[in-house]
């Protein structure tokens, strides 16, 4: 330098043939239980879906550019 894959909550991820209110687990916080801790159970909060544009009535999803990371080739 060329090609290709990935980027969603603090972490690991689902959802991506455009359309309901964007998932779950762990972690965090609160409560129950317990003499206390742990474990278990219940609940809550937390997201500009990498950034910026475009198409569309409507974009996490399609298109373009850029940024970051991984891989292959040279």
């Nucleotide at each position: 330098g060329a090609c290709u894959c990935u980027g969603u909550a603090g972490c690991u991820c689902a959802g991506u043939u455009g359309g309901c209110g964007g998932u779950a687990g762990c972690a965090u916080c609160g409560g129950a239980c317990u003499u206390u801790u742990a474990a278990u159970c219940c609940g809550a909060g937390g997201g500009u879906c990498g950034u910026g544009g475009g198409u569309u009535c409507g974009a996490c999803u399609c298109c373009c550019a850029c940024c970051a990371g991984g891989g292959u080739c040279a």

Overview:
Predicted 3D model of a 74-nucleotide RNA (transfer RNA) from a Saprospiraceae bacterium. NCBI's taxonomy places the organism under Bacteria, Pseudomonadati, Bacteroidota, Saprospiria, Saprospiraceae. The RNAcentral record of the sequence draws on ENA. Its Rfam family is "tRNA".